[in-house]
Molecule: c-di-GMP-I riboswitch aptamer
Organism: Paenibacillus sp. GP183
RNA sequence: CAGUGAUAAAGGCAAACCUAUUGAAAGGUAGGGACGCAAAGCUACAGGCCUAAGGAUUUUCUACGGCAGCUGGGUUACCAAU
Numbered sequence: 001c002a003g004u005g006a007u008a009a010a011g012g013c014a015a016a017c018c019u020a021u022u023g024a025a026a027g028g029u030a031g032g033g034a035c036g037c038a039a040a041g042c043u044a045c046a047g048g049c050c051u052a053a054g055g056a057u058u059u060u061c062u063a064c065g066g067c068a069g070c071u072g073g074g075u076u077a078c079c080a081a082u
Base pairs, nucleotide, nucleotide: 004080005079012037013036017032018031019030020029021028022027035069041075042074043073045072046071047070048067049066050065054062055061056060
C1' cells in the first nucleotide's frame, strides 16, 4: 500500500417505541432508548421506495419534498488476529 474482518482491544453509530419541536405529508431535529451495524461516516449520481401541499387532462397522475439503516456507484476513515 492492497485485500480481509476475531469469540481481540480502544472507541463509534443507534431501529422500534416514548417525549418535545418542526413540516401539508413523508420526514427532519433534540432528549430518552437499543433492534442491529465494520463504513448504520459523507454524497440523491443510477435504480428503488415514501409523501402529494401545489399543479393537472382529477376513481387518478405528478417532486421542485423526502429516505444514505434498500441495492449499486463516488468519496473519506478507526483497529489489526490472519